[in-house]
């Protein structure tokens, strides 16, 4: 210096155009003498920034940033 490949709730992912969901965790209730396990429900995300295309963007396109790896 080129090139790939990621950046999404506290953590680990999904979601590839009609606007975000899953374990895990957290608060609250239930069950239990109790706690764990299990059920119920709830918070909690500017979707890395920035501009662009588009009616409509996490998701298309530029470019910046940071993070693995490749190659000189």
């Nucleotide at each position: 210096a080129g090139c790939u490949c990621g950046g999404u709730g506290g953590c680990g992912c999904a979601g590839u155009g009609g606007a975000a969901g899953c374990g895990c965790g957290c608060c609250g209730g239930g069950c239990u003498c109790a706690u764990a396990a299990c059920c119920c429900g709830g918070a909690g995300g500017u979707c890395a920034c920035u501009g662009g295309a588009u009616c409509g963007a996490a998701a298309c396109c530029a470019g910046u940033c940071c993070g693995a790896g490749c190659u000189a």
This is a predicted structure of a 72-nucleotide RNA (transfer RNA) from Echria macrotheca.
Rfam family: tRNA. Its family is annotated with triplet codon-amino acid adaptor activity in the Gene Ontology. Rfam classes the family as a transfer RNA.